[in-house]
RNA sequence: GUCUGAAAAAGGCAAACUGUCCCGAAAGGGCAGGACGCAAAGCCACUGGCCUAAGUCGCGCAUUGGCGCGAUAGGGUAGCAGGGUUGCCAGG
Numbered sequence: 001g002u003c004u005g006a007a008a009a010a011g012g013c014a015a016a017c018u019g020u021c022c023c024g025a026a027a028g029g030g031c032a033g034g035a036c037g038c039a040a041a042g043c044c045a046c047u048g049g050c051c052u053a054a055g056u057c058g059c060g061c062a063u064u065g066g067c068g069c070g071a072u073a074g075g076g077u078a079g080c081a082g083g084g085u086u087g088c089c090a091g092g
Base pairs, nucleotide, nucleotide: 002092003091004090005089012038013037017033018032019031020030022029023028036079042085043084044083046082047081048080049077050076051075055072056071057070058069059068060067061066
C1' cells in the first nucleotide's frame, strides 16, 4: 500500500418505543432514556429511490384577509441503495 472480517481485545454508534415540547408548515431533526441491529450505523444529498409540500404554479368554490383539489424541493432520509472521502482492531 492492498484485500478480507471467522475468532479475540479495547472501545464506538443506537432502530422500534417512551419522555421532553427544543427546531420545523410538514416530513424530519435535537436532547434524555432504551437496545433492534451496525466494521464505517463516521462524514458528504453527487446519482437513483422514498417521505413531506410551507412557498410557488394551475384548477374549482367563494367574494374579497378564505377553503378545497392537483402538480412541484429549493425541505428531508447517509439505519434505502450506489458513489465520494476519512478511519479503529485483527488476519492475509
The RNA shown here (c-di-GMP-I riboswitch aptamer) has 92 nucleotides and comes from Deltaproteobacteria bacterium UBA2221. The sequence was found by an Rfam model in a public genome assembly. Of the family's consensus pairs, 95% are formed in the model. It matches the Rfam family "c-di-GMP-I riboswitch aptamer". About the family: GEMM was predicted in a large-scale screen for bacterial structured RNA regulatory elements. Genes associated with GEMM are involved in a diverse array of functions, including chemotaxis regulation, signal transduction, secretion and chitin.